A computed fold for a 524-nucleotide part of an RNA from an uncultured bacterium, annotated as small-subunit ribosomal RNA, 5' domain.
Its mean pLDDT, the model's own confidence on a scale to 100, is 85.
[in-house]
Context: one part of a larger RNA
């Protein structure tokens, strides 16, 4: 000298673009952070529309748009947080085999026939609440059988086991009970081969300190058999055997998330693992499994504690290390903001609807990086300050004055880009019985912005609104004066200070950075 998620003083004009609980993995008020689908279904509480009854008020009505609750299907295993735990079931690199994998893409083949149920509702009921209870009605892509079975598995000589749904949009003939049947498309469904993702096992090799830890180990180590996972395995279980591990450091203590990086350093190192990515844990403490491709699940179950909260004392509810916010701890860290316009993610044929992801405004000199605080001229070398050998010297071309400008702030005006897809017309093509649905291309074509009073440009007026911190004895760039007198005081080291202190305090004048300076602290 670099450096930093900093912090403290003492100052502070602007903007760009990072960055912001390093302590208490502490408690947590309020609100938001996961829904979505009516083209699976029964319906139809609420609104708007329409049809009926009525002079009005109102009543009936699922007929429509549409949708509260509810069944049902995907999604709540992503995103997003935090690093308590763990030195190895982790991570990093490089290999492996005995597995699975929803939603995608391709192939191949199927989607037939039956049934019973149930919440919603509708009575009646119990509770303060949370909720529940009895009877009775209904649907479905919910749910259960029969039919078939390519490939699986189980026997191996026949054989055995095991699926499946329907919706939705157009229609010429024909048929019809007028609901449709039927042909046609598009989505879906089951089974199955593969492929892609994405996961889960398994080996090596390296990854912090201690020996003032030397032995350690009974499922322990290998086997036969079984049994169990999606898979290999003592992953478990019976039984044999008596082995495995260790100074190349076992087992024990105590520390720690890992990488990629970063920061320093000619490099080798050495220090770190904040932001961004990859990996891995955990989601108030422990503890289980459910349900699914997938969890042993942060805004799901169940138990057990702890702690807080409601209670009509019988009984129940919660879980910020999501976003903001609050009160502790702390030297110390930010608004209970705007949008889904964009990107992305779930649901949906679509429209869209959810997103505290994200984009984006607010705080914050917390870093980086650029701008500006005027610009030429100006000696009477002003006046004032300080010094002074009293002659004079410095402040200092500094000011003042004249002249120019007018960046940034500021007024006022203009004004992109981030958005072109969805959507509409219009043509060509694929399907098709068909010029109807659909869907693909290509052409128009008008609609969409949270940031936004947006960057960016013109123009107004005026030097107008904008400098400060540290040091000045030597390392170390800068000295005189007056106050203190080993006091008050200063220092990173040497070390000033006891009546001329260039080293306390103060002023001038210097020097060194400058919207910052200096401390402090920590690494190299």
């Nucleotide at each position: 000298g670099a450096u930093u998620g900093a912090a403290c003083g003492c100052u502070g004009g602007c903007g760009g673009c990072a960055u912001g609980c390093c302590u208490a993995a502490c408690a947590c008020a309020u609100g938001c952070a996961a829904g979505u689908c009516g083209a699976a279904c029964g319906g139809c509480a609420g609104c708007a529309c329409g049809g009926g009854g009525g002079c009005a008020a109102c009543c009936c009505u699922g007929g429509u748009g549409g949708c509260g609750a509810g069944u049902g299907g995907c999604g709540g295993a992503c995103g997003g947080g935090u690093g308590a735990g763990g030195a190895a079931u982790g991570c990093a690199u490089a290999g492996g085999a005995a597995u699975c994998u929803g939603c995608c893409c391709a192939g191949u083949u199927g989607u037939g026939g039956g049934g019973g149920a149930u919440a919603a509702c509708g009575u009646a009921g119990g509770g303060a609440a949370a909720c529940u209870u009895a009877c009775g009605c209904u649907a479905a892509u919910a749910c259960c059988g029969c039919a078939u079975a390519c490939g699986a598995c189980c026997u191996a000589c026949g054989g055995g086991u095991g699926a499946a749904a329907g919706a939705g949009g157009g229609g010429g003939a024909c048929c019809u009970u007028c609901g449709g049947g039927c042909c046609u498309c598009u989505c879906g469904c089951g089974a199955u081969u593969g492929g892609a993702u994405g996961a889960g096992c398994c080996u090596a090799u390296g990854c912090c300190g201690g020996a003032u830890u030397a032995g350690c180990u009974a499922g322990u180590u290998g086997g036969c058999g079984g049994g169990g996972u999606a898979a290999a395995a003592g992953c478990c279980c019976a039984c044999c055997a008596a082995g495995g591990c260790g100074a190349c450091g076992a087992u024990c203590c105590g520390u720690a998330g890992c990488u990629g990086g970063u920061c320093u350093g000619a490099g080798a190192g050495g220090a770190u693992g904040a932001u961004c990515a990859g990996c891995c844990a955990c989601a108030c403490u422990g503890g289980a499994a459910c349900u699914g491709a997938g969890a042993c699940a942060c805004g799901g179950u169940c138990c057990a504690g702890a702690c807080u909260c409601c209670u009509a004392c019988g009984g129940g509810a919660g879980g910020c290390a999501g976003c903001a916010g609050u009160g502790g701890g702390g030297a110390a860290u930010a608004u209970u903001g705007g949008a889904c316009a964009a990107u992305g993610g779930g649901c949906g044929c679509a429209a869209g609807c959810c997103u505290g992801a994200u984009c984006c405004a607010g705080c914050a000199a917390u870093g980086c990086c650029g701008c500006g605080u005027g610009u030429g001229u100006g000696a009477a070398g002003a006046a004032g300050g300080c010094c002074u050998u009293c002659g004079g010297g410095u402040u200092g071309u500094a000011a003042a004055g004249c002249u120019c400008u007018u960046u940034c702030a500021g007024g006022u005006g203009g004004a992109a880009a981030g958005a072109a897809a969805a959507c509409g017309c219009a043509u060509a093509g694929g399907u098709u019985a068909a010029u109807a649905c659909c869907u693909u291309g290509u052409g128009c074509g008008g609609a969409u912005g949270a940031c936004g009073g947006u960057a960016c440009c013109a123009u107004c007026a005026g030097a107008a609104g904008a400098a400060g911190c540290a040091c000045c004895g030597g390392c170390u760039a800068a000295c005189u004066a007056c106050g203190u007198g080993c006091c008050a005081g200063c220092a990173g080291c040497c070390g000033c200070g006891g009546u001329a202190a260039u080293a306390c305090g103060u002023a001038g004048g210097g020097u060194g950075c400058g919207a910052g300076c200096g401390u402090u602290a920590a690494u190299c």